[in-house]
RNA sequence: GGGAAAAUAGCUUAGUCGGUUAGAGUGUCGGUCUGUCACGCCAGAAGUCGCGGGUUCAAAUCCCGUUUUUCCG
Numbered sequence: 001g002g003g004a005a006a007a008u009a010g011c012u013u014a015g016u017c018g019g020u021u022a023g024a025g026u027g028u029c030g031g032u033c034u035g036u037c038a039c040g041c042c043a044g045a046a047g048u049c050g051c052g053g054g055u056u057c058a059a060a061u062c063c064c065g066u067u068u069u070u071c072c073g
Stems, first nucleotide, its partner, number of pairs: 002072006010026004019057001028044001030042003050066005
């Protein structure tokens, strides 16, 4: 240098054939429960969907470029 895959909440990840608020588990804050802690229960916060641009009425999803990681020869 060539080819392929991945990047989404603190962590693990779903969603990826364009469409109505971007979800779950775990963690975390608060409440409840208990003599206390843990467990259980209730409720909340936390996402520029790696970054930049384009197409479209509409983009996590399509296109181009780019960064990082992994793999192939």